[in-house]
RNA sequence: GGAGUGGGCGAGGCGGUUGCUCCUGACUCCUCGGAAGAGGAGUAGGGGAGGAAAGUCCGAACUCCGCAGGGCAGGAUGGUCGCUAACGGCGACUCCGGGCGACCGGGGGAAAGUGCCACAGAAAAGACACCGCCCGCGAGGGCAAGGGUGAAAUGGCGAGGUAAGAGCUCACCGCCCUGGUGGCGACACCAGGGGCAGGGCAAACCCCAUCCGGAGCAAGGCCAAACGGCCCCCUAUGGGAUGGCCCGUCCCGGGGCGGGUAGGCCGCUCGUCCCCGCGAGCAAUCGCGGGGCCAGAUAAAUAACCGCCCCCGCCGCUUCGGCGCGCGGGAACAGAAUUCGGCUUACGUCCCGCUCCAGCC
RNA sequence: GCCCCUGUAGCUCAGUAUGGAUAGAGCAAGGGAUUCCUAAUCCCUGUGUCGCCUGUUCGAGUCAGGCCAGGGGCA
Numbered sequence: 001g002g003a004g005u006g007g008g009c010g011a012g013g014c015g016g017u018u019g020c021u022c023c024u025g026a027c028u029c030c031u032c033g034g035a036a037g038a039g040g041a042g043u044a045g046g047g048g049a050g051g052a053a054a055g056u057c058c059g060a061a062c063u064c065c066g067c068a069g070g071g072c073a074g075g076a077u078g079g080u081c082g083c084u085a086a087c088g089g090c091g092a093c094u095c096c097g098g099g100c101g102a103c104c105g106g107g108g109g110a111a112a113g114u115g116c117c118a119c120a121g122a123a124a125a126g127a128c129a130c131c132g133c134c135c136g137c138g139a140g141g142g143c144a145a146g147g148g149u150g151a152a153a154u155g156g157c158g159a160g161g162u163a164a165g166a167g168c169u170c171a172c173c174g175c176c177c178u179g180g181u182g183g184c185g186a187c188a189c190c191a192g193g194g195g196c197a198g199g200g201c202a203a204a205c206c207c208c209a210u211c212c213g214g215a216g217c218a219a220g221g222c223c224a225a226a227c228g229g230c231c232c233c234c235u236a237u238g239g240g241a242u243g244g245c246c247c248g249u250c251c252c253g254g255g256g257c258g259g260g261u262a263g264g265c266c267g268c269u270c271g272u273c274c275c276c277g278c279g280a281g282c283a284a285u286c287g288c289g290g291g292g293c294c295a296g297a298u299a300a301a302u303a304a305c306c307g308c309c310c311c312c313g314c315c316g317c318u319u320c321g322g323c324g325c326g327c328g329g330g331a332a333c334a335g336a337a338u339u340c341g342g343c344u345u346a347c348g349u350c351c352c353g354c355u356c357c358a359g360c361c
Numbered sequence: 362g363c364c365c366c367u368g369u370a371g372c373u374c375a376g377u378a379u380g381g382a383u384a385g386a387g388c389a390a391g392g393g394a395u396u397c398c399u400a401a402u403c404c405c406u407g408u409g410u411c412g413c414c415u416g417u418u419c420g421a422g423u424c425a426g427g428c429c430a431g432g433g434g435c436a
Stems, first nucleotide, its partner, number of pairs: 001357008009348001012309007020048005026043007050333001054344002057342005062216004074212005079093005094107005108207002113205002115201003130147002132143004155173002158170003174196001175194008220266004229257005238252005273292008310330005315324003362435007371388004381419001390406005412428005
């Protein structure tokens, strides 16, 4: 200098003023009420966006609906072992591929069956020979080493062998089978045997194994106007207003029920939660102990301003150490809406590790 | 907030199930013929990041994953 990888933070710290929203308790005041109590305002104290709140891609909690049991269809996942409430997530290990390397990416079955492999090529998979090599006058026969095509051509390379060739034979490598050893296992290593069969594609159908009922907080539940509906009672000896009361005057039918709209309330935020310490484990994670309470809005609050200190840049001065009541800046992506666990995507001249490669000293 | 659908020429659509090498059709546009001129008619022509990125494959509009944009439904 370049690169790889892991973690953190997400913006500086302290204080003040004015606002918004939620909670708590006390006090004061107001409204309703016979009271109990309910609602509102003020004061005081406390909480108030994120690492992704996003995409809605997976998995759950919760709620409602459905459901004897089993199967078909459909969907998802796919090395092994573990973690977890669960997962397509995470950790460790293993094999394959890429990279000089740190490191990164991928993972059942092509030896059950079906299908596809354009063009080119002789031939694209149980079939074949264009050029070529050999025998032969030729007809024909033997062959697949070399050439050529293609993304891909029927083990590779060398030696022997042969008319020319060929696992035809042999050594090494690869592959297959058997056995042994190690490992929970994927798998690794070793030994022996077999001349070698089995081209590729399953993010093609499919096969195998495992899992999956559907919808989603606009789920769902409670209360409940107005206008209509149904039922019952009454036709003045009833109710209401005025009023201290009576008369008088004026006005009017009353009660109940069901569904549930507007609207309100619950669901709603204490939860598979967060922090610290110790212990188990390589790790993911788990156990024990102690402490903490950390947004709940509904057209949607979480903001604005000021002072001091800190950091950065510019400018000025300088005795080159710094100094300055000089100016500017302290961001980006983005904003809760039932709640968690992940993944993915977006973002920063931000901070801290570890590692690799190259050059120079 | 939750749940779905769509994206291919200027416009409207095929093609995606079953991947195959120049991706088509109609309308529109441009040029020519016909006509005194125009319309109609006939002939010819160019159309394209298949919304974007990454992967699977020899090969992707088509298959898989992730983003982007637009549209719809639910009290």